Predicted 3D model of a 364-nucleotide part of an RNA (large-subunit ribosomal RNA, domain IV) from a Fidelibacterota bacterium. Model confidence (mean pLDDT): 85 of 100. The full RNA is in RNAcentral, with records from ENA. The organism belongs to Fidelibacterota, within Bacteria.
Context: one part of a larger RNA
RNA sequence: CUCUGGUUAAGGAACUCGGCAAAUUAGCCCCGUAACUUCGGGAAAAGGGGUACCCCAAGUAGGUGAAUUCUUACGCGGAAGGAGCUGAAAGGGGUCGCAGUGAAAUGGCCCGGGCGACUGUUUAUUAAAAACACAGGUCUCUGCUAAGUCGCAAGACGAUAUAUAGGGACUGACACCUGCCCGGUGCUGGAAGGUUAAGGGGAUGUGUUAUCCUCGAUUUAAUCGGGGAGAAGCGCUGAACCGAAGCCCCAGUAAACGGCGGCCGUAACUAUAACGGUCCUAAGGUAGCGAAAUUCCUUGUCGGGUAAGUUCCGACCUGCACGAAUGGUGCAACGACUUGGGCACUGUCUCAACCAGAGACUCG
Numbered sequence: 001c002u003c004u005g006g007u008u009a010a011g012g013a014a015c016u017c018g019g020c021a022a023a024u025u026a027g028c029c030c031c032g033u034a035a036c037u038u039c040g041g042g043a044a045a046a047g048g049g050g051u052a053c054c055c056c057a058a059g060u061a062g063g064u065g066a067a068u069u070c071u072u073a074c075g076c077g078g079a080a081g082g083a084g085c086u087g088a089a090a091g092g093g094g095u096c097g098c099a100g101u102g103a104a105a106u107g108g109c110c111c112g113g114g115c116g117a118c119u120g121u122u123u124a125u126u127a128a129a130a131a132c133a134c135a136g137g138u139c140u141c142u143g144c145u146a147a148g149u150c151g152c153a154a155g156a157c158g159a160u161a162u163a164u165a166g167g168g169a170c171u172g173a174c175a176c177c178u179g180c181c182c183g184g185u186g187c188u189g190g191a192a193g194g195u196u197a198a199g200g201g202g203a204u205g206u207g208u209u210a211u212c213c214u215c216g217a218u219u220u221a222a223u224c225g226g227g228g229a230g231a232a233g234c235g236c237u238g239a240a241c242c243g244a245a246g247c248c249c250c251a252g253u254a255a256a257c258g259g260c261g262g263c264c265g266u267a268a269c270u271a272u273a274a275c276g277g278u279c280c281u282a283a284g285g286u287a288g289c290g291a292a293a294u295u296c297c298u299u300g301u302c303g304g305g306u307a308a309g310u311u312c313c314g315a316c317c318u319g320c321a322c323g324a325a326u327g328g329u330g331c332a333a334c335g336a337c338u339u340g341g342g343c344a345c346u347g348u349c350u351c352a353a354c355c356a357g358a359g360a361c362u363c364g
Base pairs, nucleotide, nucleotide: 001359002358003357004356005355006354007353008352010350011349014348019345027051028050029049030048031047036041038173052095053094054093055092056091062086063085064084068080069079070078071077096100108343109342110341111340112339113338114337115335116334120132121131136171137170138169139168140167141166142165148157149156150155174330175329176328177327179260180259181258184257185256186253187252188251189250190249193248194247195246199242200241205236206235207234208233211229212228213227214226215225216224217223261279262278263277264276265275288322289319300316301315302314303313304312
């Protein structure tokens, strides 16, 4: 010097990002207990007192329950019975000490705000939370060989269930609520018209050539060769036309994905604008909340708390860029959550000291 324990004058958070760590509190009994509240809670709220021994209470209350009697299916058992044994407390009086749960039992408490209703779950090995889940809510699919899922299939799960059931999505107790927009995207429904695949359909064009024409070769016939025309058949090509869903189209639908304006003027102080004008839009943000886990400017402004407060609480509203199940606003209870304050308490600190044990270090 380090680690682990222990003690400390005076002060008592001045430490520090922050009371981190430590300290305080602590068992049992009695008294007592607020706001708020979903009437259950909150609550061990908070706060206060008692705690040893002796006597009275009292061999009392209580506990245990023998003999004996009755009953009996006679063995148990049942009922009555109270001997014996055991044996408090409340309350009252007293004794001793500085001190009596004389050691031990092991919540510190209160007030305000945020988030999440709650118990629960999670990153095995930096995160336990405001994240996940949750009961509850809504939408949607599914009529049973269900929808959905796994599998190439057989088959299995769903389910030995059957719409008070099962699957999917979002929200997340409870209370009060959940506004406007269907133009875009999605979904559902519709089917007149447009578009449209395979397929059907075969117009046309073309290849081939039986035959014919012409030219040439061999003396003619005939044959051969070149050129041209060319039916049917067989090929190739494939127009019109017919042709489903889908798409275009027409509706509905936002607890579907999502969206929810700008400029200018106006009141007899000023300021402001209930009011008006204008442009754009599918519609222009309703209730509630608001410098917020959201506010950049910003330590906004005012009030409270402090001697002093970028945090905190209450307001204001100028919401850079809240807002209604991507839920909005409240809310008792709950939380190893988060934030502000107070009381108590302390070596966190002023400011350090000592003790015990174990190391480090030095010598052997």